[in-house]
Molecule: c-di-GMP-I riboswitch aptamer
Organism: Chloroflexota bacterium
């Protein structure tokens, strides 16, 4: 120095809910607020879930969710 790993320390993020705003909608954004998180940082790449259109259904198209799982990239610290 790096990999694995996750004690300590410095910090970080922010669920539900409430208010405002935006969208046909799932949802997004800002403020408050903390359930929790070693990537709860980023990416819709593969699944999955959800919304809209069509429909009896299936299929298809367009979108949403990275705090659903997996994967990729990057990052703070350094005990066992």
């Nucleotide at each position: 120095a790096a990999c694995u790993c996750g004690a300590a320390a410095a910090g970080g993020c922010a669920a539900a809910c409430c208010c405002a705003u935006u969208g046909u909608g799932a949802g997004g954004u800002g403020g408050g607020g903390a359930c929790g998180c070693a990537a709860a940082g980023u990416c819709a790449u593969g699944g999955g879930u959800c919304u809209g259109c069509u429909g009896a259904a299936a299929c298809g198209c367009a979108g949403a969710c990275c705090g659903c799982c997996a994967g990729a990239c990057c990052g703070c610290c350094g005990a066992a």